Molecule: Lysine riboswitch aptamer
Organism: Candidatus Faecaligallichristensenella faecipullorum
RNA sequence: GUCAGAGGCGCGAAGCGGAUGAGUAGGCUGUCAUAGGGCUUGGAACCCGAAAAAGGCAGUGCGAAGGGCCAAUUCGCCGAAGGUGAGGCCGGGCCAAGACGGCUUAUCCUGGGCAUAAGGUGAAAAAUCUUAUGACUGUCAUCGCGAAGGUGCGCGAUGGAGUGCUGGC
Numbered sequence: 001g002u003c004a005g006a007g008g009c010g011c012g013a014a015g016c017g018g019a020u021g022a023g024u025a026g027g028c029u030g031u032c033a034u035a036g037g038g039c040u041u042g043g044a045a046c047c048c049g050a051a052a053a054a055g056g057c058a059g060u061g062c063g064a065a066g067g068g069c070c071a072a073u074u075c076g077c078c079g080a081a082g083g084u085g086a087g088g089c090c091g092g093g094c095c096a097a098g099a100c101g102g103c104u105u106a107u108c109c110u111g112g113g114c115a116u117a118a119g120g121u122g123a124a125a126a127a128u129c130u131u132a133u134g135a136c137u138g139u140c141a142u143c144g145c146g147a148a149g150g151u152g153c154g155c156g157a158u159g160g161a162g163u164g165c166u167g168g169c
Base pairs, nucleotide, nucleotide: 001169002168003167004166005165008078010077011076012075013074014073017070018069026062027060028059029058030057031056032055036048037047038046039098040097041096042095043094081110082109083108087104088103089102090101091100111137112136114134115133116132117131118130119129120128121127139160140159141158142157143156144155145154146153
């Protein structure tokens, strides 16, 4: 350098179905109120609006969806994957910038799952992410003990990190 592997409540993805989301958003009706509204600013001047928009309130034999979740199945795997994220692309009447949202990527961080706490995301008491702590677990190193007597075995303690570890070429 290359090939193949190991960790285990192991990681991730997809489609089908279901629950939740939620009687929510929205629609319709009535009413209040008003001249503006189309995210903010600027520009051009496109669409909607006095046949009452935007906004508020009430009612309703109208009424969603995405993300996330559940069970098994299938598939891809062991930096599996997750986080961070300059930069780039996309979105919403048009142009420019910004904010917000989505996708993707350099860089950097994390061995893994679990529990607890705090914080973030979330409709949420679900779930998930980050940080901290705690034992557990796999791996390697060092030391000690035991057995054995050759490159190795078992147990224990301490410590490190996957850019690692084991094996073949």